[in-house]
Context: one part of a larger RNA
């Protein structure tokens, strides 16, 4: 590499923006640079192919002739690519009312916890399949009343809702981004993917600063057992919070790249828009329809099968990434990154 391919068999970059490069809507003149036909000239000889001759054959030799490739000029075609001009469906702008744990800022705010004071009260409380370690007459646990600290945010709550992923749920405000629906006002292919880059990026980890109630890796005891470097318990230290600044991984999963067309329906549910009914007249209920999400079920169709199925894993079309038996290995070496831990990139010999 030519092909097959990536949901679960190897294979979708964790997500996003975006540079090259690829690819790109409808209508029209003109140009012919891409494409296409034609005649010409170079593409050395030799060799190779095809004819045909010569050494009695043959290898060898000679003589014509074609094919190929790629380059020139010459004339000529105009579908489609280009270039030029126009359009408005794709795309972007704007105007309009609403929806939402989108995100950063500040404020408020409750319920448990634990602590401390107090105030009442007497002997156990704890905690397990049963125990003990373990608190407790120095008065514990329960019970009222204060007080302080810190993390968190029950119900509402939902195969509900936002966001590109990671992720986002007490309240209120203030800043701040995205969708959808609606009207078709404006601009007039401005677009689609993206190699490289860039930013983002749960836990955990690390580096200065601060917090520290509750939980709880390490750790220290108590049981368990043949043992128990576990499972359960009593404790308990890093982190868990917060600011600042690195790491950049993950079953970062829908194990499904992104964009766009086309291809039976069915019932939920969310937002908005239109229409109808009801009404306690409310951001009120209900019913059908449009769109736009999110779910189940299912035709054709796919698919080794689970099963996908208009939210495809059917049917096509662009671009981008990924695979090519196992194991050695996501290892060693080199680079780059990083304070470190390590990340990214990533073989071979052996093996089987």
């Nucleotide at each position: 590499c030519u092909a097959g391919g990536c949901c679960u068999a190897a294979a979708g970059c964790g997500c996003c923006u975006g540079u090259a490069g690829c690819c790109g809507g409808c209508c029209c003149c003109g140009c012919a640079a891409g494409u296409c036909c034609c005649u010409c000239c170079c593409u050395a000889a030799a060799g190779g192919c095809c004819c045909g001759g010569g050494c009695u054959c043959a290898a060898c030799c000679c003589g014509g002739g074609a094919c190929c490739u790629g380059g020139g000029a010459g004339g000529g075609a105009u579908a489609c690519u280009g270039c030029g001009g126009g359009c408005u469906a794709g795309g972007g702008g704007g105007c309009g009312g609403g929806a939402g744990a989108g995100g950063c800022g500040g404020g408020g705010g409750g319920u448990a916890c634990u602590c401390c004071c107090g105030g009442a009260g007497u002997a156990g409380g704890g905690g397990c399949g049963a125990a003990a370690u373990c608190c407790g007459u120095a008065g514990a646990u329960c019970c009222c009343g204060g007080g302080a600290g810190g993390a968190c945010c029950a119900c509402c709550a939902g195969u509900g809702g936002c966001g590109a992923a990671g992720g986002c749920g007490c309240c209120c405000c203030g800043c701040u981004a995205g969708a959808a629906c609606g009207c078709g006002c404006c601009c007039g292919a401005c677009g689609g993917u993206g190699a490289g880059a860039g930013g983002c990026g749960a836990a955990a980890g690390c580096c200065g600063g601060g917090g520290c109630a509750g939980c709880a890796a390490a750790a220290g005891g108590g049981a368990u057992u043949a043992g128990a470097u576990a499972c359960c318990c009593c404790u308990g230290u890093a982190g868990u919070c917060c600011c600042g600044g690195c790491u950049g991984u993950a079953a970062a999963c829908g194990a499904u790249g992104c964009c766009g067309g086309c291809u039976a329906g069915g019932u939920g549910u969310c937002g908005c828009g239109u229409g109808g009914g009801c009404c306690u007249a409310g951001g009120g209920c209900c019913c059908a329809c449009g769109c736009g999400g999110u779910g189940c079920c299912g035709c054709a169709g796919g698919g080794a099968a689970g099963c996908c199925g208009u939210u495809a894993a059917g049917c096509c079309g662009g671009c981008c990434g990924c695979c090519u038996g196992g194991g050695g290995a996501g290892u060693a070496c080199g680079g780059c990154c990083g304070c470190a831990a390590g990340g990214c990139u990533g073989a071979a010999a052996c093996u089987u």